[in-house]
RNA sequence: GGGUAACGCUCUGGAGAGCCACCGCGGGAUACGUGGUGCACCGAAGGGGAACGCCUGUCGCGGUGUGUACCGCGCGGGAAAAUCUCUCAGGUUCCAGGACAGGGCGCAUUUC
Numbered sequence: 001g002g003g004u005a006a007c008g009c010u011c012u013g014g015a016g017a018g019c020c021a022c023c024g025c026g027g028g029a030u031a032c033g034u035g036g037u038g039c040a041c042c043g044a045a046g047g048g049g050a051a052c053g054c055c056u057g058u059c060g061c062g063g064u065g066u067g068u069a070c071c072g073c074g075c076g077g078g079a080a081a082a083u084c085u086c087u088c089a090g091g092u093u094c095c096a097g098g099a100c101a102g103g104g105c106g107c108a109u110u111u112c
Stems, first nucleotide, its partner, number of pairs: 002112001007106007018039001020038007040092003046088001047086003054078004059074006
C1' cells in the first nucleotide's frame, strides 16, 4: 500500500403449483378470515435418500516375495454431495414465506 473467507445485521432481486369442492366457526355479508374433510398439483424453508471415488475388515480368491509383508479383485461395513431425487413437512390470488444472488455495515488496530 492492496486485498480479505466464514459468520452476524440490514436493504434489494427471487420460481413453481386449484382465488378447487363440501362442512363448521367468526362476520351485516354472496366479501374476507379460520378449522376440518376430500381430490388434484408444486419444490427453492426445513428434512430424508444415495453415485464415482475414499476409509475399513480375525472374510474369500489370485499375484509378487528376503518378508507374520505388499498389491489386485470380490464380499461386508463406514463417513459423506447437489439446483438430482422423495414429497414427511411446507406451499398452490394478494400478503407472508422462499433455495440462491447482489449491495451496505460489522467482524477488522484481526488475518494473509